[in-house]
A computed fold for a 100-nucleotide RNA from uncultured Bulleidia sp., annotated as FMN riboswitch aptamer (RFN element).
Taxonomically the source falls in Bulleidia (Bacteria, Erysipelotrichia, Erysipelotrichales, Erysipelotrichaceae).
The prediction has a mean pLDDT of 89.
Rfam family: FMN riboswitch aptamer (RFN element). Rfam describes the family as follows. The RFN element is a highly conserved domain that is found frequently in the 5'-untranslated regions of prokaryotic mRNAs that encode for flavin mononucleotide (FMN) biosynthesis and transport proteins. Rfam links the family to the GO term FMN binding.
RNA sequence: CUCAGGGCAGGGCGCAAUUCCCGACCGGCGGUAUACCCCGCGAACCGAAAGGUUGAUUCGGUGCAACUCCGAUGGCGACAGUAAAGUCUGGAUGAAAGAG
Numbered sequence: 001c002u003c004a005g006g007g008c009a010g011g012g013c014g015c016a017a018u019u020c021c022c023g024a025c026c027g028g029c030g031g032u033a034u035a036c037c038c039c040g041c042g043a044a045c046c047g048a049a050a051g052g053u054u055g056a057u058u059c060g061g062u063g064c065a066a067c068u069c070c071g072a073u074g075g076c077g078a079c080a081g082u083a084a085a086g087u088c089u090g091g092a093u094g095a096a097a098g099a100g
Stems, first nucleotide, its partner, number of pairs: 001100003010022003024087002026077002028041004036075002044053003058072004079090003
């Protein structure tokens, strides 16, 4: 110096909801047998700063080795706005773990 986030199809109720309900869909970076839910980091929030807070899985199989693969089953997702939002709009044409 450059790069560095994805996602409500279809339907129900309603004056109004991509926010509720049925259902659908998505998963940043590093480590490690390939990871949204193992360890750590970033983002976000609190603080004058130092610093702090910060979500979720089990069972079976293969194997030297996998909470990472395969099969099954379950769960989680900042803040502000708005008919209650992981998915819309906004801070953000920002910042940043990190990669080259």